[in-house]
RNA sequence: UGGGCACGCGCGGGAGAGUGCAGGCGUCCUUUGAGGGCUGGCCUGCCGCCGAAGGAGCAACCGCCCCGGAAUCUCUCAGGCACCAGGACCGCGCGGGCUUA
Numbered sequence: 001u002g003g004g005c006a007c008g009c010g011c012g013g014g015a016g017a018g019u020g021c022a023g024g025c026g027u028c029c030u031u032u033g034a035g036g037g038c039u040g041g042c043c044u045g046c047c048g049c050c051g052a053a054g055g056a057g058c059a060a061c062c063g064c065c066c067c068g069g070a071a072u073c074u075c076u077c078a079g080g081c082a083c084c085a086g087g088a089c090c091g092c093g094c095g096g097g098c099u100u101a
Stems, first nucleotide, its partner, number of pairs: 001101005007095007018047001020046006026038005048081003054077001055075003061069002
């Protein structure tokens, strides 16, 4: 100095699935009688749904075997189901670390 690996930071890209039901609070409207509207107002419970934070399981494969590792597969504990946010992963830049020539 070049290559590779993982990490941190910054920038860009980045999917899916609920105007569900009930209750409480809030707010608005009215003929003031009590009714009615609003969930892109909030909370709680129930039901439904999604997979791409995290987590768990497993095929191929690695491994002589056991044990174990392990996906964008499976589960849905967690998370999520307007926008925002978050977001696996991808690209670029910077930083130090390990390794290799």

About this RNA
This is a predicted structure of a 101-nucleotide RNA (Glycine riboswitch aptamer). The prediction has a mean pLDDT of 75.